[in-house]
RNA sequence: GAGUUUGAUCCUGGCUCAGGAUGAACGCUAGCGGCAGGCCUAAUACAUGCAAGUCGGACGGGAUUGUGGUACAGCUUGCUGUACCACAUGAGAGUGGCGCACGGGUGCGUAACGCGUGAGCAACCUGCCCAUAUCAGGGGGAUAGCCCGGAGAAAUCCGGAUUAAUACCGCAUGAGACAUCACCUUCGCAUGGAGGCGUUGUUAAAUAUUCAUAGGAUAUGGAUGGGCUCGCGUGACAUUAGCUAGUUGGUGGGGUAACGGCCCACCAAGGCGACGAUGUCUAGGGGCUCUGAGAGGAGAAUCCCCCACACUGGUACUGAGACACGGACCAGACUCCUACGGGAGGCAGCAGUAAGGAAUAUUGGUCAAUGGGCGGAAGCCUGAACCAGCCAUGCCGCGUGCAGGACGACUGCCCUAUGGGUUGUAAACUGCUUUUGUACGGGAAUAAACCUAUCCACGAGUGGAUAGCUGAACGUACCGUAAGAAUAAGGAUCGGCUAACUCCGUGCCAGCAGCCACGGUAAUACGGAGGAUCCGAGCGUUAUCCGGAUUUAUUGGGUUUAAAGGGUGCGUAGGCGGUUCCUUAAGUCAGGAGUGAAAGACGGCAGCUCAACUGUCGCAGUGCUCUUGAUACUGAGGAACUUGAAUGCCGUUGAAGAUGGCGGAAUGAGACAAGUAGCGGUGAAAUGCAUAGAUAUGUCUCAGAGCUCCGAUUGCGAAGGCAGCUAUCUAAGCGGUGAUUGACGCUGAUGCACGAAAGCGUGGGGAUCGAACAGGAUUAGAUACCCUGGUAGUCCACGCCCUAAACGAUGAUGACUCGAUGUUGGCGAUAUACAGUCAGCGUCCAAGCGAAAGCGUUAAGUCAUCCACCUGGGGAGUACGCCCGCAAGGGUGAAACUCAAAGGAAUUGACGGGGGCCCGCACAAGCGGAGGAGCAUGUGGUUUAAUUCGAUGAUACGCGAGGAACCUUACCCGGGCUUGAAAGUUAGUGACGGAUGCAGAGACGCAUCCUUCCUUCGGGACACGAAACUAGGUGCUGCAUGGCUGUCGUCAGCUCGUGCCGUGAGGUGUUGGGUUAAGUCCCGCAACGAGCGCAACCCCUAUGUCUAGUUGCCAGCAUGUAAAGAUGGGGACUCUAGACAGACUGCCCGCGCAAGCGGUGAGGAAGGCGGGGACGACGUCAAGUCAUCAUGGCCCUUACGUCCGGGGCUACACACGUGCUACAAUGGAUGGUACAACGGGCAGCUAGGCGGCAACGCCAUGCCAAUCUCUAAAAGCCAUUCACAGUUCGGAUCGGGGUCUGCAACUCGACCCCGUGAAGUUGGAUUCGCUAGUAAUCGCGUAUCAGCAAUGACGCGGUGAAUACGUUCCCGGGCCUUGUACACACCGCCCGUCAAGCCAUGAAAGUUGGGGGUGCCUAAAGCAUGUAACCGCAAGGAGCGUGUUAGGGCAAAACCGAUAAUUGGGGCUAAGUCGUAACAAGGUAACCAAU
Repeated sequence: GAGUUUGAUCCUGGCUCAGGAUGAACGCUAGCGGCAGGCCUAAUACAUGCAAGUCGGACGGGAUUGUGGUACAGCUUGCUGUACCACAUGAGAGUGGCGCACGGGUGCGUAACGCGUGAGCAACCUGCCCAUAUCAGGGGGAUAGCCCGGAGAAAUCCGGAUUAAUACCGCAUGAGACAUCACCUUCGCAUGGAGGCGUUGUUAAAUAUUCAUAGGAUAUGGAUGGGCUCGCGUGACAUUAGCUAGUUGGUGGGGUAACGGCCCACCAAGGCGACGAUGUCUAGGGGCUCUGAGAGGAGAAUCCCCCACACUGGUACUGAGACACGGACCAGACUCCUACGGGAGGCAGCAGUAAGGAAUAUUGGUCAAUGGGCGGAAGCCUGAACCAGCCAUGCCGCGUGCAGGACGACUGCCCUAUGGGUUGUAAACUGCUUUUGUACGGGAAUAAACCUAUCCACGAGUGGAUAGCUGAACGUACCGUAAGAAUAAGGAUCGGCUAACUCCGUGCCAGCAGCCACGGUAAUACGGAGGAUCCGAGCGUUAUCCGGAUUUAUUGGGUUUAAAGGGUGCGUAGGCGGUUCCUUAAGUCAGGAGUGAAAGACGGCAGCUCAACUGUCGCAGUGCUCUUGAUACUGAGGAACUUGAAUGCCGUUGAAGAUGGCGGAAUGAGACAAGUAGCGGUGAAAUGCAUAGAUAUGUCUCAGAGCUCCGAUUGCGAAGGCAGCUAUCUAAGCGGUGAUUGACGCUGAUGCACGAAAGCGUGGGGAUCGAACAGGAUUAGAUACCCUGGUAGUCCACGCCCUAAACGAUGAUGACUCGAUGUUGGCGAUAUACAGUCAGCGUCCAAGCGAAAGCGUUAAGUCAUCCACCUGGGGAGUACGCCCGCAAGGGUGAAACUCAAAGGAAUUGACGGGGGCCCGCACAAGCGGAGGAGCAUGUGGUUUAAUUCGAUGAUACGCGAGGAACCUUACCCGGGCUUGAAAGUUAGUGACGGAUGCAGAGACGCAUCCUUCCUUCGGGACACGAAACUAGGUGCUGCAUGGCUGUCGUCAGCUCGUGCCGUGAGGUGUUGGGUUAAGUCCCGCAACGAGCGCAACCCCUAUGUCUAGUUGCCAGCAUGUAAAGAUGGGGACUCUAGACAGACUGCCCGCGCAAGCGGUGAGGAAGGCGGGGACGACGUCAAGUCAUCAUGGCCCUUACGUCCGGGGCUACACACGUGCUACAAUGGAUGGUACAACGGGCAGCUAGGCGGCAACGCCAUGCCAAUCUCUAAAAGCCAUUCACAGUUCGGAUCGGGGUCUGCAACUCGACCCCGUGAAGUUGGAUUCGCUAGUAAUCGCGUAUCAGCAAUGACGCGGUGAAUACGUUCCCGGGCCUUGUACACACCGCCCGUCAAGCCAUGAAAGUUGGGGGUGCCUAAAGCAUGUAACCGCAAGGAGCGUGUUAGGGCAAAACCGAUAAUUGGGGCUAAGUCGUAACAAGGUAACCAAU
């Protein structure tokens, strides 16, 4: 810096990522070289080899070998063997010296003077080395070895004899040293030290030899190395708070190189500790390494320094040095050998083995170099070291080719697919180069010393010169030549973070995943492919560390509401602290000195061809110590001051506290009186009380508790809290004064005190109210809400408890920073006139602050000091431990595990059994229906071979369908076809076509006959047709889509530009006041405008004018008929259909600022939108439709296509929706009679006539229609009849007979006639429509159509009502506001028990293990000590005893684990159970504490 909480926003806050690093490991891959690195685990166990020896110039000795000689033997007469001598050589073992305390390994232990740093030792040592000085005289006795003997399996041991030394022991000497005593000089912070002189005592030595060296002794000094002490620094846990008997100190001893309780005796009672003792856990420390801007954080491999350790524990010896890795002794565990009697061993040296583990190498070469030991030296030894081997473990370097090469070849992949894109200059091809590799050839440096030889200088053993000798690595590095692109590329990723995208497969599967998240049929997220991106001999993953994380904040955070102020005060330690002067110089600052190892880091230069790597020089090293100065600030000491603080005096205020006394009202109870049937209670009731007299009323009495009004935004108190009046006691604040003290102050860990309510103990008291409890209701239930009762408690005294949402969710103190206003108490003032001032209590605001809300002199502003607290949510304020408590419980206070959030403030919506305003046939007021019956129709269900499919709350159900007998038709059964039933292109052939016959259910098949047109002569129209390219699908997905449609809703809303406000989401505008049907208009306003909607513009209708006058009309004129606009004619009227007019609150009155509203107003055909229609904003419902159509993807292809026959979509125990007809007299029937409009008509409508009871048939004419026709309108009106009944109502059902359409009415048409005459007598809960030409009622027409299941749909006209008080309620909607834990938006969210699975954890009778301590018993080696008998001349030793101690045993307890029947809660887990607690007034406001 980014991702991730939200619909979006800002903030808080966690989680995650991008970076760097590694002694790494794993997966895939792998050409070379250089430089580094390589058991992090089992300090587990180790086979085998090697890792420390050397010196003969310390010593005794001398095997062996060589040369020479002598003798003997064999005899090949010169060889061999043996013996001896001489000279060389000098093995093995031993004595002795030096070394073995270095080098090398490991990190067990250790929280410590262990380490780091800086000091100190006047309290010390130091072999080998250097310097200086001096010395070495003379003796002694042994002992290894060798030899002999013995024991034993061995290891080894014992005895005897004999022997040497630079081994051991006396004596002499004593400059010196040490000790003692005395004196002198001098130094130091102290104890004290140094030097000098003198006395007394003690104490040395070693020789070898080539004779010049080496070695020896003493002393002083140096160097080096060590020992000890101190300051400071150096883990976690306080759920470890007290620890300590050699403990702390002293005196005196002992011991040590040396100080010291290091050890001992005695004495004292100290010592350490909240500045963290003690305990437990963890850990070697540092230079450095990684990271980081730094400060820090983390680490402690390789290299260097220090420490510790060497199988485990203990112990000392030797030595200059050890309590000793490759030494010793003892004990223990383990392993091995054994003749069972005894012995041996210690890889945390180098290799190597086993084991463990994710994991870490060769049983290599050489001492050539560097270094070490011994030696005079040669030299020997050296798994130190130098090299090599293995491993991409890391870092660095190099290569796998370079250039040209387009018709951008082929393949692959993708696409909108005749063609493009990409792979891609990539390839092929042409030219060039040769690093690396291969082959051949040459070929280093590292080496110079020691030593040898010669020479030189000084002068007597050093230095120098020259020459010679010596290479493990190594025939390596490097160089040259040759051929030849030849020998050499992978890994991860591609949804965002994060660079890189498409196709296919899969279908919440398989899988992916660091976080968010992906996958349920179009996956850039899984798997594969193509392509791309990043890095590259590597690339990814995992693990770990730092960073990002300012997410522990010193640099550099916070605490009103996000996590976080202690409930409040007093006060200890501590921290901080007013003004002036003087001194000091601890802090502070400056200069100087020392130190801060090397390596590393950084800079320069240099060496390997570069780099890594290495060398050299320099800088730096923030620190510590010492020293010299400075003195502003802080500190310390001293002197003063008054403003902080306190006191005094004078006033004043108050529900401040404690104790006592007093008061009236109310409530309850008791008594009495009076009185009668109820009272009480609730939403409604009931329980309860009451005729044994209640309630209500009156009088009297008693009891306990609380104090009406005043009363408030008031007052007081540290907080909790405090309220009738009054007395006493106590405390405090404030004001005034400026008298007193003179910084006496602020804060405050631990501590102490106070601390509402509830609760506990003891004793009282008990009126009211009232947990628990009981009853009554409510309810599905109701362990609740409501009601009736009612115990503890509520009250008092004393003692506990100690917690609250103990809140201003805001610690205390001091200072500073604009104002306005109200109020309480003082002051001064005559005075609550008005101002002023001090101290409080409130409201609003500037600056500023804040994430915002908000805070704002009573800060959450700006500063200072001190305290407390926070660090994601859950687990959990839980468990364990400890403290307190009588108990309840309180205080302190985790972890495992789990989630990617939890949260704050604000925004927009949505929602509320929140509020306000308003509207709608929403309710109400009415009229008529549905729900009951029969039938029609649609749906569900069922049935079926099929009953094709779709539509399903409102917004499906007389819907798609505005016409299912065949067809339609998509479904079922059966029979056929396969380039196909239809369309297009290309050859070719031919008319097409018509008729007849045969088989068949038909599709279809076979056979016979008849037969062209146009032409520009190319051909065309039409038909058949092989082959080919194309087909076809009412198959799936409406959740991939277009288009169309429904609904909210004809509701009044939905937005934008600019400006302004806000960090932002967003707001403003659009809110407000009015008004409207309307976001309609007006006014106001940080808004000003605009768009889509509303309205208007369009159509129909209501009035009129003008124009026109046929097919319409007929007033007047004429003709004419039985009658008739029938005819001439006419345009007057009706009408037709075109153009205009008209209505706009325009006028008047009233109200109003206006908009506008009201009016039995005027005028007008019409009046405030005149009535109706078309018209449907942004959007919602993943609403409906893939079966109208179109269309992506998927699927079928002799079938999921297509043709045909038949069947089905019409089924029928049932349920629902929509309708029709009725149930009758406002009616039925019969007869007569009047008045429409919209429409239709040639495959048609048909006048009229005739036949038939009728449906209809026959004949016939008119009309392509303002002409003819459908066409009769019906209700109505006028008459007659029927009198209340299952009827002269009603017409279902059934029987019979017909008509019509059609190829065909069986399944399955309509109509007519005759007969039959079912249910039904007005319909439960509930529910629908309608506000005027509306409802209701009456008929008419049309589309579809051969016909029709039409009672449907769409239209038309006739007759023609009732009612609306009103907006409380139901439903839906609009605006404003409020709350919200909702945003898939209340059909939301969400809590707890129970049931199931998994996980971690607490308790637990017990079982088991560990480390540490305590007490007692025992006690090895060793050490210390004592010692008569034995050994020894002696020194001394042996032996024995005592003490101490590792270890072993016993005992009791504490601590820490592991495990356990059972048990407790917790967490997690798409769709389990029960309820509904919370979020809205969440339906009883919620929450906190207690019971």
A computed fold for a 1491-nucleotide RNA from uncultured Sphingobacterium sp., annotated as small-subunit ribosomal RNA.
The organism belongs to Sphingobacterium, within Bacteria.
Rfam family: Bacterial small subunit ribosomal RNA. Rfam links the family to the GO terms structural constituent of ribosome and ribosome.
The RNAcentral record of the sequence draws on ENA and SILVA.